Record summary
The RNA shown here (transfer RNA) has 72 nucleotides and comes from Actinia tenebrosa. Rfam family: tRNA. The sequence is in RNAcentral, with records from Ensembl Metazoa and Rfam. Model confidence (mean pLDDT): 81 of 100.
RNA sequence: GUCCUUGUGGUGUAGUGGUUAACACAUUGGGCUGGAAUACCAAAGGCAUGGGUUCGAUUCCCACCAAGGGCA
Numbered sequence: 001g002u003c004c005u006u007g008u009g010g011u012g013u014a015g016u017g018g019u020u021a022a023c024a025c026a027u028u029g030g031g032c033u034g035g036a037a038u039a040c041c042a043a044a045g046g047c048a049u050g051g052g053u054u055c056g057a058u059u060c061c062c063a064c065c066a067a068g069g070g071c072a
Stems, first nucleotide, its partner, number of pairs: 001071007010025004018055001027043004049063004
């Protein structure tokens, strides 16, 4: 230089055109307890960025950014 893959809460993963973006751990609060842990209830927190297509985009297309890999 070129090609491919990936990018979703704090972390690890689902979700691949339409319903409230789901689950586990973690965090916070509540309740329980003599006091804790486990377990229980609740809350906060997310689609890398910018455009396009579409009635509607996390999903499809383009550009760009970042990470990883192949070739040279």